[in-house]
RNA sequence: GGGACGGUAGCUCAGUUGGUAGAGCAAGCGACUUUUAAUCGCUAGGUCGCGGAUUCGACUUCCGCCCGUCCCA
Numbered sequence: 001g002g003g004a005c006g007g008u009a010g011c012u013c014a015g016u017u018g019g020u021a022g023a024g025c026a027a028g029c030g031a032c033u034u035u036u037a038a039u040c041g042c043u044a045g046g047u048c049g050c051g052g053a054u055u056c057g058a059c060u061u062c063c064g065c066c067c068g069u070c071c072c073a
Stems, first nucleotide, its partner, number of pairs: 001072007010025004019056001027043005049065005
């Protein structure tokens, strides 16, 4: 330098033919329990890497850039 894959909640990851962003774990509160743990319920938490374009509408399509892993040279 070229190519492939990835970047979404504190962490691990879903999210598809473009139409209101989710789960598990973790956190907070509550129930249960003599207490803790476990279990159950609820709550909060996101400019979907950044900037543009297309569109009535973009995590999703297109372009550029940044970061990570791998391959080629």

Background:
Predicted 3D model of a 73-nucleotide RNA (transfer RNA) from a Tepidisphaeraceae bacterium. RNAcentral holds the sequence, with entries from ENA and MGnify. The prediction has a mean pLDDT of 82. Its Rfam family is "tRNA". Rfam's curators write: Transfer RNA (tRNA) molecules are approximately 80 nucleotides in length.